[in-house]
A computed fold for a 71-nucleotide RNA from Planosporangium sp., annotated as transfer RNA. The sequence is in RNAcentral, with records from ENA. Its mean pLDDT, the model's own confidence on a scale to 100, is 83. Its Rfam family is "tRNA". Rfam classes the family as a transfer RNA. NCBI's taxonomy places the organism under Bacteria, Actinomycetota, Actinomycetes, Micromonosporaceae, Planosporangium.

RNA sequence: GUCCUGAUAGCUCAGUGGUAGAGCGCCGGCACGACACGCCGGAGAUCGAGGUUCGACUCCUCGUCCGGACA
Numbered sequence: 001g002u003c004c005u006g007a008u009a010g011c012u013c014a015g016u017g018g019u020a021g022a023g024c025g026c027c028g029g030c031a032c033g034a035c036a037c038g039c040c041g042g043a044g045a046u047c048g049a050g051g052u053u054c055g056a057c058u059c060c061u062c063g064u065c066c067g068g069a070c071a
Base pairs, nucleotide, nucleotide: 001070002069003068004067006065007064010024011023012022013021018054026042027041028040029039030038047063048062049061050060051059
């Protein structure tokens, strides 16, 4: 330099165009003599910019960054 892959919650990951989810963590409550476990509830995220579409995490383009292949 070219090509491929990935970027979603604090962390690890789902999500094939129509309500953004899970586990762990965090906060509140219940329970307990207390802690842990358990039960109930809550906060919290789509890498950036543009395009297509009635509608985009999803499709397209450019950029940034991680990883990989070739040279």